[in-house]
RNA sequence: AUUAAUUUUCGGGGCAGGUGAAAAUCCUGACCGGCAGUAAAGCCUGCGAGCUUUUUUGUUGACACAGAAGAGCAGACCUGGUGAGAUUCCAGGGCCGAUGGUAAAGUCCAGAUGAGAGAAAAUUAAA
Numbered sequence: 001a002u003u004a005a006u007u008u009u010c011g012g013g014g015c016a017g018g019u020g021a022a023a024a025u026c027c028u029g030a031c032c033g034g035c036a037g038u039a040a041a042g043c044c045u046g047c048g049a050g051c052u053u054u055u056u057u058g059u060u061g062a063c064a065c066a067g068a069a070g071a072g073c074a075g076a077c078c079u080g081g082u083g084a085g086a087u088u089c090c091a092g093g094g095c096c097g098a099u100g101g102u103a104a105a106g107u108c109c110a111g112a113u114g115a116g117a118g119a120a121a122a123u124u125a126a127a
Stems, first nucleotide, its partner, number of pairs: 002126009015029004030107002032097002034047004042095002050073009077093005099110003
């Protein structure tokens, strides 16, 4: 250094003003960007989160709820430059953002002291 197992830790950011009885939701202007891959990526490829649903197990009189396995749905980029190579860098102009709540929400509150792609470290074993 490699592989496998176990354990621990880490693992999402962002608002001002105006109108109004009321808005971090409308209007104006601003701000933010999970993980892996790849020439360094919110907008390429894949994953996670989210939503819907099937089967099954537990519980129940039933509905519902919880666990496990599976299926489906779901957002957004162009132009120029450099270069061997960039929708990733540089320059310019754009665009996108779950569910529930509430004056209509990417930025507030809630599920969530949750889950999680994964990252790091330690220990053990093997050749």

FMN riboswitch aptamer (RFN element), 127 nucleotides, folded computationally.
The model forms 100% of the base pairs in the Rfam consensus.
Its mean pLDDT, the model's own confidence on a scale to 100, is 82.
Rfam family: FMN riboswitch aptamer (RFN element). Its family is annotated with FMN binding in the Gene Ontology.